About this RNA: Predicted 3D model of a 92-nucleotide RNA (Glycine riboswitch aptamer) from an Acetobacteraceae bacterium.

C1' cells in the first nucleotide's frame, strides 16, 4: 500500500421439532425433577458422498448420517447469507 481465501469483531437476515405433552415438587412461574414423543443449522462424532496424493494406502472432509451435547411458547442460541471493518500474507 494492501488482499479472493483463512482468522477476528458489529449490523442485519436466518429453519425445524410437544397446544409452554403426562405426572411429581413447588415459591403455582416461562421454575426443577422422571418419562414418552419428536428436530437439526452451534459443538461433536461417523465404517461417509465427495476431494487430493509418492495411489488397493494415506490424507481432508460435506448443508449428508448419528443424535452425545444442544433445541421443541418467548427470550436466547442459531450453520449459512450480505454489508462494514481489523489483522495478516504479499507487493513497494
Nucleotide at each position: 500500500u494492501g488482499a479472493c481465501c483463512c482468522c477476528a469483531a458489529g449490523c442485519g437476515g436466518g429453519a425445524g421439532a410437544g397446544c409452554a405433552g403426562c405426572g411429581g415438587c413447588c415459591g403455582c412461574g416461562a421454575g426443577c425433577c422422571g418419562c414418552c414423543g419428536c428436530c437439526g443449522a452451534a459443538g461433536g462424532c461417523g465404517c461417509a458422498a465427495c476431494c487430493g496424493g509418492c495411489c488397493c494406502c494415506c490424507g481432508g472432509a460435506a448443508a449428508c448420517g448419528c443424535u452425545c451435547a444442544g433445541g421443541c411458547a418467548a427470550a436466547a442460541g442459531g450453520a449459512c447469507c450480505g454489508c462494514u471493518c481489523g489483522a495478516u500474507a504479499g507487493g513497494g
NCBI's taxonomy places the organism under Bacteria, Pseudomonadati, Pseudomonadota, Acetobacterales, Acetobacteraceae.